The part of an RNA shown here (small-subunit ribosomal RNA, central domain) has 349 nucleotides and comes from Gossypium stocksii. Model confidence (mean pLDDT): 84 of 100. The RNAcentral record of the full RNA draws on Rfam. It matches the Rfam family "Bacterial small subunit ribosomal RNA".
Context: one part of a larger RNA
């Protein structure tokens, strides 16, 4: 390397947007660079291959001969790719009428709960726990209705539901913003697809600085126990929350990279349309988008996917090649810093 791979066996970058590059509707034309083809030069001799032939044979050696793909030149053919002019509407796209949503960003309001606190009313408990205990508590707790502060998180609706590129998103209104999906028919007229590098966005945790701190709750404490670095409790610091600029990682999973075409059905959900019904709708029927469940064929080592394919095919990117050593060492870019990326070899089975 070719050949075969990538749910789960070793491999799909956490996601997206795009440079070079790669491939990429439909009709006609030009050229003829790829391609095909006739021809002729060229590919030294030896060897290789075949016919004779010479050494008693054989190796061996001598004559002829014959090969085939490369190169390079001249004449062709044009279906393909490609190049050129010139159209097309199906892929895309702009415009346009609906439409659904926890999609982002800002402001504004709310209740319900907890916790502190105040002033009342009350008087021995009360909290926890398998079972105590340390806490708390006659300096008036707990309970129990009032008043007032605070900060996070937002029940019921809620779904097998909705959005978003992923990461993620939910009280309620208001601004302003992205995408999407539908109908009709105009416009542009291939403007597409992936994407090495490179940009962006990125849970949770950490770090910096200013705040902010009800709850909760690493660390630490206190019981427990032979021990107790745990379970269990009671108190609690950082964190959690908010700015603002870092950090770049996760079973960042659907363990399936993306984009296009095609390949039985059934059930359901959502969202829009249409037809049918009907005062009006539900039903039925249907077209197309997304979510699921089940199941044919064919597919797989099974397991199971199965029109949201893992199946048939095309482009196209990343990735992997036996276990340890090691995601470690060295080196280099990044970072405040933890550390991230990138990434071996000896040795061993």
């Nucleotide at each position: 390397u070719u050949g075969g791979g990538c749910g789960u066996a070793a491999a799909g970058c956490g996601u997206c947007u795009g440079u070079a590059g790669g491939u990429a509707g439909c009709u006609u034309u030009u050229u003829a660079a790829g391609u095909c083809u006739a021809c002729c030069g060229u590919c030294a001799a030896a060897u290789c291959c075949c016919a004779a032939g010479g050494c008693u044979u054989a190796a061996c050696c001598c004559u002829a001969g014959a090969c085939a793909a490369g190169c390079a030149g001249u004449g062709g053919a044009a279906a393909c790719u490609a190049c050129c002019a010139a159209g097309c509407u199906g892929g895309a796209g702009c415009a346009u009428g609906g439409u659904a949503g926890a999609g982002g960003c800002a402001g504004a309001g709310g209740g319900a709960a907890u916790u502190u606190u105040u002033g009342a009313u009350g008087g021995a408990g009360u909290a926890g726990u398998a079972a105590a205990a340390u806490g708390c508590g006659u300096a008036g707790a707990g309970a129990c209705a009032g008043g007032a502060a605070a900060g996070a998180a937002c029940a019921c609706c809620a779904a097998c539901g909705g959005c978003c590129a992923a990461a993620g998103c939910a009280c309620u209104c208001u601004g302003u913003u992205g995408g999407g999906u539908u109908g009709a028919c105009a416009c542009u007229g291939a403007c597409a697809u992936u994407g090495a590098g490179a940009g962006a966005g990125g849970a949770a945790a950490g770090a910096u600085a200013a705040g902010g701190g009800a709850g909760u709750g690493a660390a630490u404490g206190g019981a427990u126990u032979a021990g107790a670095u745990a379970a269990c409790c009671u108190a609690g610091u950082a964190g959690u929350c908010c700015u603002a600029g870092c950090c770049a990682u996760a079973a960042a999973c659907g363990a399936u990279g993306u984009a296009u075409a095609c390949u039985a059905g059934g059930c359901a959900u959502u969202g829009u349309g249409c037809g049918u019904a009907u005062a009006g709708a539900c039903c039925c029927a249907u077209a197309c988008a997304a979510u699921g469940c089940u199941a044919u064929a064919g597919c797989u080592a099974a397991u199971g996917g199965g029109u949201u394919a893992a199946g048939u095919a095309u482009c196209u990117c990343a990735c992997a090649u036996g276990u340890g050593g090691a995601g470690u060492a060295c080196g280099u870019u990044c970072g405040c810093a933890a550390g991230a990326a990138u990434g071996a070899a000896a040795c061993u089975c």